[in-house]
Context: one part of a larger RNA
RNA sequence: UGACGGGGGCCCGCACAAGCGGUGGAGCAUGUGGUUUAAUUCGAAGCAACGCGAAGAACCUUACCUGGCCUUGACAUCCUGCGAACCUUUCAGAGAUGAGAGGGUGCCUUCGGGAGCGCAGAGACAGGUGCUGCAUGGCUGUCGUCAGCUCGUGUCGUGAGAUGUUGGGUUAAGUCCCGUAACGAGCGCAACCCUUGUCCUUAGUUACCAGCGAUUCGGUCGGGCACUCUAAGGAGACUGCCGGUGACAAACCGGAGGAAGGUGGGGAUGACGUCAAGUCAUCAUGGCCCUUACGGCCAGGGCUACACACGUGCUACAAUGGUCGGUACAGAGGGUUGCCAAGCCGCGAGGCGGAGCUAAUCCCAGAAAACCGAUCGUAGUCCGGAUCGCAGUCUGCAACUCGACUGCGUGAAGUCGGAAUCGCUAGUAAUCGCGAAUCAGAACGUCGCGGUGAAUACGUUCCCGGGCCUUGUACA
Numbered sequence: 001u002g003a004c005g006g007g008g009g010c011c012c013g014c015a016c017a018a019g020c021g022g023u024g025g026a027g028c029a030u031g032u033g034g035u036u037u038a039a040u041u042c043g044a045a046g047c048a049a050c051g052c053g054a055a056g057a058a059c060c061u062u063a064c065c066u067g068g069c070c071u072u073g074a075c076a077u078c079c080u081g082c083g084a085a086c087c088u089u090u091c092a093g094a095g096a097u098g099a100g101a102g103g104g105u106g107c108c109u110u111c112g113g114g115a116g117c118g119c120a121g122a123g124a125c126a127g128g129u130g131c132u133g134c135a136u137g138g139c140u141g142u143c144g145u146c147a148g149c150u151c152g153u154g155u156c157g158u159g160a161g162a163u164g165u166u167g168g169g170u171u172a173a174g175u176c177c178c179g180u181a182a183c184g185a186g187c188g189c190a191a192c193c194c195u196u197g198u199c200c201u202u203a204g205u206u207a208c209c210a211g212c213g214a215u216u217c218g219g220u221c222g223g224g225c226a227c228u229c230u231a232a233g234g235a236g237a238c239u240g241c242c243g244g245u246g247a248c249a250a251a252c253c254g255g256a257g258g259a260a261g262g263u264g265g266g267g268a269u270g271a272c273g274u275c276a277a278g279u280c281a282u283c284a285u286g287g288c289c290c291u292u293a294c295g296g297c298c299a300g301g302g303c304u305a306c307a308c309a310c311g312u313g314c315u316a317c318a319a320u321g322g323u324c325g326g327u328a329c330a331g332a333g334g335g336u337u338g339c340c341a342a343g344c345c346g347c348g349a350g351g352c353g354g355a356g357c358u359a360a361u362c363c364c365a366g367a368a369a370a371c372c373g374a375u376c377g378u379a380g381u382c383c384g385g386a387u388c389g390c391a392g393u394c395u396g397c398a399a400c401u402c403g404a405c406u407g408c409g410u411g412a413a414g415u416c417g418g419a420a421u422c423g424c425u426a427g428u429a430a431u432c433g434c435g436a437a438u439c440a441g442a443a444c445g446u447c448g449c450g451g452u453g454a455a456u457a458c459g460u461u462c463c464c465g466g467g468c469c470u471u472g473u474a475c476a
Base pairs, nucleotide, nucleotide: 001476002475003473004472005471007470008469009468010467011466012465013464015460016459019424020423021422022421023420026315027314028313029312030311031310032309033308034306035305042053043052064301065300066299067298068297069296070295073125077124078123079121080120081119082118083117086103087102088101089100090099091098092097107114108113127290128289130288131287132286136284137283138279139278140277141275143273148187149186150185151184152183153182154163155162156161167178168177169176193267194266195265196264198235199234200233201232202231203230204229212222213221214220238261241255242254243253244252245251317417321376322375323374324373325372326371333364334363335362338357339356343352344351345350383414388409389408390407391406392405393404394403430452431451432450433449434448435447436446
């Protein structure tokens, strides 16, 4: 100087408390451990691994296994020879591949040849998701959006070092004020950026009977930019004003005005560093290793196994509910190898159909909970839907291993969950649906969007994490 203490003081955080809803019990989905296996590819490991890499494993992906094949190689550069490239097609084979048949002759040219592509050959080389994240770059997680981490000069100390950065107040903040052997400065904080909330201007093939006319009643048409909206610019909030408290300071409390008030809400933004944290399998890369194989191609299988254990979720156990009928209101997205309307067929998944749309114009697209009415009457039920049987639909070369969905039948566990444990402070929790990425198909996951919309916070003794000062130490 740090680190640590079941030392002290001060102060924060959904840290506790106060509240609301869960997990832990059930079924299923998903990840992991374990076990099994020819293989169940690899990585991730307390918080900070476990719906994680994977924003999507039937083939492909794919790195694994079995079998069949190749050896200058699937890919790059260089050399030689032949042939244009390329297209069609037959046979064998699971295919990779092998053996043939036919068509075809291009571009530039100094007529030597050349460019490009294919085949064959030789070797330099290619190739490796092989090892080492404890050799590395880059990127990322975490403490932590915490308020800290440092430097120059000066001063003090033999020195390590201290001071500044401590102290009194204050703040979300090393934020600001005052004091002060310190005076200044840098990286952080804040602000500048995006979005949302109010208003104005500009612009009107979205919106509007607002006011007028027409109307096959639909902003549909004429017409109009007033409103809504869209998207560009601007205004607005700064403790600016008033009162009080305070040291006359910083600031705090209350008030006015205001759409908004004291960082208005949300986002992006992550200091010096810590964990030899994670990643050699995104990529790059040192070293080591393989080189007719640890490289490459193909078919099939596996990653989907199942006595079990754990994490994360979904659906429930019902009446604030289930079912049936009627009826209302979003936002944000996506769409031309795509979204797919009307109409018709099918109980349905879906099929036929073909209009429109490169989309504020057309489509996906019926929002759902809510509301109105009917029924069920506490029952393992008109709750719950697992499992299984049959019949189908769609995607795709192909749904056996191993897809999603539909109809009929079947109807399991489950009556609110032990010890324990998680999230959340407001348009939040809870609850309801909608969209998108990935994607041929395949979400209960992920990322977004809106609808309905709470309860509680006395307080800081205690648990956890953190900041500042101080104290002890045989620790570094």
Molecule: small-subunit ribosomal RNA, 3' major domain
Organism: Azotobacter nigricans